[in-house]
RNA sequence: GGACCGGUAGCCUAGUCUGGAUAAGGCACUUCCCUCCUAAGGAAGUGAUCGUGAGUUCAAAUCUCACCCGGUCCG
Repeated sequence: GGACCGGUAGCCUAGUCUGGAUAAGGCACUUCCCUCCUAAGGAAGUGAUCGUGAGUUCAAAUCUCACCCGGUCCG
C1' cells in the first nucleotide's frame, strides 16, 4: 500500500442482507420486597440520537461516499 471483518448503554451481544422510526436481550447499577445479616430469589426503575462527517430518501443503526480506531490476511 491492497482486500476482508468489526465499532450499538458501564460491560457483552442481537438488529443491518430486505430502510418504516417508541433501538431489543443478558450482566451491572438504583429503590423496594424477602432474610437476624449477607448471598440467592422476586418487583419496579435508570442508561445508547448506533465510531465521525457528508449524501440519498417522506423516512437511515440499516443504502452510498470519505475519514478515524481495532483485528485478520496479502504484498